Background: Predicted 3D model of a 134-nucleotide RNA (SAM riboswitch aptamer (S box leader)) from a soil metagenome. Of the family's consensus pairs, 94% are formed in the model. The coordinates come from a structure-prediction model, not an experiment, and the mean pLDDT is 78. Its Rfam family is "SAM riboswitch aptamer (S box leader)". Rfam links the family to the GO term regulation of gene expression.

RNA sequence: UUUAUCGAGAGUGGCGGAGGGACAGGCCCUGCGAAGCCACAGCAACCGGUCCGCCGACGCUGCAAGCGAAGGUGGAUGCCAGGUGCUAAUUCCUGCUCGCCGACGCCCAUGGGGGCGAAGGCGGGAAAGAUGAG
Numbered sequence: 001u002u003u004a005u006c007g008a009g010a011g012u013g014g015c016g017g018a019g020g021g022a023c024a025g026g027c028c029c030u031g032c033g034a035a036g037c038c039a040c041a042g043c044a045a046c047c048g049g050u051c052c053g054c055c056g057a058c059g060c061u062g063c064a065a066g067c068g069a070a071g072g073u074g075g076a077u078g079c080c081a082g083g084u085g086c087u088a089a090u091u092c093c094u095g096c097u098c099g100c101c102g103a104c105g106c107c108c109a110u111g112g113g114g115g116c117g118a119a120g121g122c123g124g125g126a127a128a129g130a131u132g133a134g
Stems, first nucleotide, its partner, number of pairs: 001134006011040005019029003023095004041087003045084003048080002050076006058068004091128001096125006104117005
């Protein structure tokens, strides 16, 4: 830098001692021990491998047809097990923009409507961030 995913899932112990959740504002977690390090365990996405199916440059034999096959693609009670990652809260929420609903307030009118603003709520698209692969 490109691209995919991000509302699910998954912990115990030891060392350690005051912080941590990217940043800002919130709101949370934390001496019933934060960050970090170690051990073992687990979860799951991508990469790797194996198996099954399809497509298939190209090669071999040849009457037809068949065999092999770089590469591509879909799947598997994770099929295997290695690499990276992860194991509080929607990427904890918001941060820019668009749309919808809207308590309430003000103005016009008094046909019982119209216009403007707006706490708050819902949805979409970005930005930023995290992780994998190139």